Small-subunit ribosomal RNA, 3' major domain from a wastewater metagenome, 486 nucleotides, folded computationally. The RNAcentral record of the full RNA draws on SILVA. Its Rfam family is "Bacterial small subunit ribosomal RNA".
Context: one part of a larger RNA
RNA sequence: UGACGGGGACCCGCACAAGCGGUGGAACAUGUGGUUUAAUUCGAAGCAACGCGAAGAACCUUACCAGGGCUUGACAUCUAACAAACCUCUGCGAAAGUAGAGGGUGCUCUUCGGAGAAUGUUAAGACAGGUGGUGCACGGUUGUCGUCAGCUCGUGUCGUGAGAUGUUGGGUUAAGUCCCGCAACGAGCGCAACCCUCGUCGUUAGUUGCAUAUAUUGGUUUACUGAUAUAUUGCUCUCUAGCGAGACUGCCGGUGAUAAACCGGAGGAAGGUGGGGAUGACGUCAAAUCAUCAUGCCCCUUAUGUCCUGGGCUACACACGUGUUACAAUGGCUAGAACAAAGAGCAGCGAACUUGCGAGAGUAAGCAAAUCUCAAAAAUCUAGUCUCAGUUCGGAUUGGACUCUGCAACUCGAGUCCAUGAAGUCGGAAUCGCUAGUAAACGCAGAUCAGCACGCUGCGUUGAAUACGUUCCCGGGUCUUGUACA
Numbered sequence: 001u002g003a004c005g006g007g008g009a010c011c012c013g014c015a016c017a018a019g020c021g022g023u024g025g026a027a028c029a030u031g032u033g034g035u036u037u038a039a040u041u042c043g044a045a046g047c048a049a050c051g052c053g054a055a056g057a058a059c060c061u062u063a064c065c066a067g068g069g070c071u072u073g074a075c076a077u078c079u080a081a082c083a084a085a086c087c088u089c090u091g092c093g094a095a096a097g098u099a100g101a102g103g104g105u106g107c108u109c110u111u112c113g114g115a116g117a118a119u120g121u122u123a124a125g126a127c128a129g130g131u132g133g134u135g136c137a138c139g140g141u142u143g144u145c146g147u148c149a150g151c152u153c154g155u156g157u158c159g160u161g162a163g164a165u166g167u168u169g170g171g172u173u174a175a176g177u178c179c180c181g182c183a184a185c186g187a188g189c190g191c192a193a194c195c196c197u198c199g200u201c202g203u204u205a206g207u208u209g210c211a212u213a214u215a216u217u218g219g220u221u222u223a224c225u226g227a228u229a230u231a232u233u234g235c236u237c238u239c240u241a242g243c244g245a246g247a248c249u250g251c252c253g254g255u256g257a258u259a260a261a262c263c264g265g266a267g268g269a270a271g272g273u274g275g276g277g278a279u280g281a282c283g284u285c286a287a288a289u290c291a292u293c294a295u296g297c298c299c300c301u302u303a304u305g306u307c308c309u310g311g312g313c314u315a316c317a318c319a320c321g322u323g324u325u326a327c328a329a330u331g332g333c334u335a336g337a338a339c340a341a342a343g344a345g346c347a348g349c350g351a352a353c354u355u356g357c358g359a360g361a362g363u364a365a366g367c368a369a370a371u372c373u374c375a376a377a378a379a380u381c382u383a384g385u386c387u388c389a390g391u392u393c394g395g396a397u398u399g400g401a402c403u404c405u406g407c408a409a410c411u412c413g414a415g416u417c418c419a420u421g422a423a424g425u426c427g428g429a430a431u432c433g434c435u436a437g438u439a440a441a442c443g444c445a446g447a448u449c450a451g452c453a454c455g456c457u458g459c460g461u462u463g464a465a466u467a468c469g470u471u472c473c474c475g476g477g478u479c480u481u482g483u484a485c486a
Base pairs, nucleotide, nucleotide: 001486002485003483004482005481007480008479009478010477011476012475013474015470016469019434020433021432022431023430026325027324028323029322030321031320032319033318034316035315042053043052064311065310066309067308068307069306070305073127077126078125079123080122081121082120083119086103087102088101089100090099091098092097107116108115109114129300130299132298133297134296139293140289141288142287143285145283150189151188152187153186154185155184156165157164158163169180170179171178195277196276197275198274200245201244202243203242204241205240206239209235210234211233212231213230214229215228216227217226218225219224220223248271251265252264253263254262255261327427331386332385333384334383335382336381337380343374344373345372348367349366353362354361355360393424398419399418400417401416402415403414404413440462441461442460443459444458445457446456
């Protein structure tokens, strides 16, 4: 100087407390361990591995296993020879491939001899290739402490020196934020602001959006409402999307050291960082990644490379994590009625119509989309029914019949209908999330994607309870103290 303390002082955080909802019990989904296996490819391991890499394993992917093949090779460059390329057919084969047969002669230049480009075959090597090893050789990227308020430097001063000072102290702040003081004076990386988005207003613009009028038509309560079409109608409103205004402790009162600031108030759409996001200092963990990529060294080279078929990654006594659905009446079912946002769409979204109980199928309008489509939002409301049961709860499992995608759904896809109707009556010890448009509940969309979502990423709808407080648990910051630790 640090680190540590079941030392001290001060402060903060969904850290506790106060509340709300879960997990831990059930079934299923998914990941992991273990076991099994020819193989169950590999990585990730307290927080910070375990719905993680994987934004989608039937083949492919695929790295694993078995079998069948190849050896200048699936891929790249170079040399030589031959052939344009390419297409069709046959035998063998599971395919990869292998053995043959046939068709075919282009492009550029040309001295018409040929040369060149591209592609293919053959030969020989130089070489290719490796998801083989080492993340404890590395780059790059990432997690974490932590969006915590810290980490440093120059000059000066003090100390023999390590080093100290500044950065400590008194206040204050979300903040090393600001003020005051001070042997310090300044500065840098962080904080904040500048960026995006939401909330108010103005302005510009007005189609595909909005409003208005007229016409046609439907319903009826006969003056209301819905649909369609038209308007050289309009842009007030909604909205869209560019520009600007607006919030700064600016104003008032109080407290305070006359400071910084804090408390209250006015005005205001918004008030003291307005809400959310992006943004992650010096460093820590020899943290993670050689399987994104790049790369040193080592290793393989008729194989640890490469092609193909089939299998496996989907196994199953069990253990754990993360989720979904429930156990019901604040509910289930039936019928009717209503209200979003954000997205996606041409090898696509697919209306309407016909058909099927349905998943779907047939035909097909419109739309590269503020125009058309996906598209029905669902919780909600109204009416009826069920009446506390293992039930009209719950839906696992299983049987049968089908649909769709796709060469192909046996291993191993999703969906539909009929039947079946398991566990489960609110969950031990323990443990997690959340402070407001949040939790909880409800649905919708998207990426990946032929098909496949209870996961993920977004979107809106309904919309709470509680916070006395900082004694305690956990983590962190500052000062101080002890130390046989570095």